[in-house]
């Protein structure tokens, strides 16, 4: 430098749930909290997966189907960047 990942050392991340907040909703921030992470560290570049306001189509309505420009890197791969090193 590559490959692997200790019952090894120093750090670091924070899932459910709980309170604000923001949003149509998915979810997102903070605070609390650890169930787990060797990239759970950036990236939506492909696939999945979630929502469906808005838009298009039906419908007398009520509503109902598709649709991502919305979301998710802690669903998998690309891609980039990086701490420790026992064997």
């Nucleotide at each position: 430098u590559g490959u692997u990942g200790a019952u090894a050392a120093u750090a670091g991340c924070a899932a459910a749930c709980u309170u604000a907040u923001u949003g149509a909703a998915a979810a997102a921030u903070a605070a609390g909290g650890a169930c787990g992470c060797a990239a759970a560290g950036a990236u939506a570049u492909g696939g999945g997966u979630c929502u469906a306001a808005g838009g298009u189509a039906g419908a007398a309505a009520a509503c109902u189907a598709c649709u991502a420009u919305g979301a998710u890197u802690g669903c998998c791969a690309g891609u980039u960047u990086a701490c420790c090193a026992a064997a």